[in-house]
RNA sequence: GCGGGCGUAGCUCAGGGGUAGAGCAUAACCUUGCCAAGGUUAGGGUCGGGCGUUCGAUUCGCCUCGCCCGCU
Numbered sequence: 001g002c003g004g005g006c007g008u009a010g011c012u013c014a015g016g017g018g019u020a021g022a023g024c025a026u027a028a029c030c031u032u033g034c035c036a037a038g039g040u041u042a043g044g045g046u047c048g049g050g051c052g053u054u055c056g057a058u059u060c061g062c063c064u065c066g067c068c069c070g071c072u
Stems, first nucleotide, its partner, number of pairs: 001071007010024004018055001026042005048064005
C1' cells in the first nucleotide's frame, strides 16, 4: 500500500429500515437468625465520528478513526 472482519449499557453480546434489548455487574426491596443462593423493581446508551439516501437509519451508501486478520 491492497483486501477482509469488528466497534451497540460498566463487561460479554443480540438486533441488519419503523419507540434500542438480553445475560452478567450496580442500587433498592422481598426472602433468611447471618452469609450465600433465589425473587421483584430501578438506574445506566448522542448504537466509534461525519456526510448522504429515505417520511423514517443501529440497520443502506460514501468518507474517516480505532482494534484484529490476511496479502504485498
The prediction has a mean pLDDT of 82. Transfer RNA from an uncultured Alphaproteobacteria bacterium, 72 nucleotides, folded computationally. It was read from a public genome assembly. It matches the Rfam family "tRNA". It is annotated as a transfer RNA.